[in-house]
Context: one part of a larger RNA
């Protein structure tokens, strides 16, 4: 390579998103005959292979005749299908108004509880720690309490198996600014679409540069326990960092271990935002009736309109759980498929050697990326 594969056995790049090139793509009509398909010629040397008959006693060899299939070239013919080229179409795609939910993202201001240090009062001997002690702290007044101050980071409760995002991720609270998605319209464009090698952009944490900041917590470090030892688990401190601005790095069990799209295929129950129906019950206002009455009125009860409404249904759009078919080595999956197809990408090929080496390439470094092989089982 073909083939057969990628939840868990080797395999879905973080593919997360843009898109280039290429691959592939809805419905109808017309043309054309490129693509296909089929006749006929000519040609593809003998020799060789196959088939048949035949010659050496067989065979091996050798003679001698036949043919299919294929190639390529002209020349008729087919036109369903794919291309092209022209017309239309609207379901795919998009766009347009009209609501609609949301820690989607950047910025900027603002708040409250705690912790911590600083200053003042009040108290006076322990406070912290841990199994359990001790190192620490504290008579220069701690710890505990009150009052006031400074500082950084995080944002209790709402909070959910909820909600938004392409993924990383994203949670105080207000404003600007701004990006996606969801519904409902018989408005609109008219295949404008799907995927996507390379590129390009995102991309946790930790790391790294320059500058800032530094409460708590903490890798190194340091001291106290424990232990045979204790470079650790425990304990008191503690310094990169953690946080900002800007630049870099480019990896994670980046997971759902499941690429991306789009069509089918039984249900059952949660929720999460729409959108139609109906609606318990309920704001305001009216109307009629009846009961009270201090004759101003105030209560009940029905109907009318106008807002809100749990709840029921139907649908549409996510998100979860059980579970028909069917699939799967089992496990499980199961309209959010791992079922049943078609398109495009990436990726596997027995274990270690090797997430290495060497080359390339990219980084300030760290190191990423890409990737063998000898040998060995």
């Nucleotide at each position: 390579u073909u083939g057969g594969g990628u939840g868990u056995a080797a395999a879905g790049a973080g593919a997360a998103g843009c898109g280039u090139a290429g691959g592939c793509g809805u419905u109808u009509c017309a043309g054309u005959u490129a693509g296909u398909c089929u006749a006929a010629u000519g040609u593809c040397a003998a020799a060789g292979a196959c088939c048949u008959c035949g010659g050496c006693u067989u065979a091996c060899c050798c003679g001698a005749g036949g043919g299919c299939a294929g190639g390529c070239a002209c020349c008729g013919g087919a036109u369903a299908c794919u291309g092209c080229u022209g017309a239309a179409a609207u379901u795919g795609a998009g766009a347009u108004a009209a609501g609609a939910a949301g820690g989607g993202g950047u910025a900027g201001a603002u708040g409250g509880a705690a912790u911590u240090c600083c200053c003042g009062g009040u108290g006076u001997a322990g406070c912290g720690g841990u199994a359990a002690a001790a190192u620490g702290c504290g008579u220069u007044g701690a710890u505990a309490u009150c009052g006031g101050g400074a500082g950084g980071a995080a944002c209790a409760c709402c909070a959910g198996a909820g909600g938004c995002g392409a993924a990383g991720g994203c949670g105080a609270u207000c404003u600007a600014c701004u990006g996606g998605u969801c519904u409902u319209a018989u408005u609109c464009u008219g295949a404008c679409g799907c995927u996507a090698a390379g590129g390009c952009u995102c991309g946790a944490a930790a790391g790294c540069g320059u500058g800032g900041g530094g409460a708590g917590c903490a890798a190194a470090a340091c001291g106290g326990a424990u232990u045979a030892g204790a470079u650790a688990c425990c304990c008191g401190u503690g310094u990169a960092g953690u946080c900002c601005a800007c630049g870099c790095u480019g990896u994670a069990a980046a997971c759902a271990a499941u690429g991306g799209a789009u069509g089918c295929u039984g249900g059952g129950u949660g929720u999460c935002g729409g959108u139609u129906a109906u609606a318990a019950c309920u704001u305001a206002g009216u109307u009629u009736u009846u009961u009270c009455u201090u004759c101003g009125g105030a209560a009940a009860a029905a109907g009318c309109u106008u807002g809100g409404a749990a709840g029921u249904a139907a649908u549409c759009g996510g998100u979860g759980c059980c579970g028909a078919a069917g699939c799967u080595a089992a496990c499980g999956c199961g309209u959010u498929a791992a079922g049943c197809a078609u398109c495009c990408c990436a990726c596997c090929u027995g274990g270690g050697g090797a997430c290495u080496a060497c080359g390339a390439u990219c980084g300030c470094a760290a190191g990423a990326u890409u990737a063998a092989a000898a040998c060995u089982c």
About this RNA:
The part of an RNA shown here (small-subunit ribosomal RNA, central domain) has 377 nucleotides and comes from a metagenome.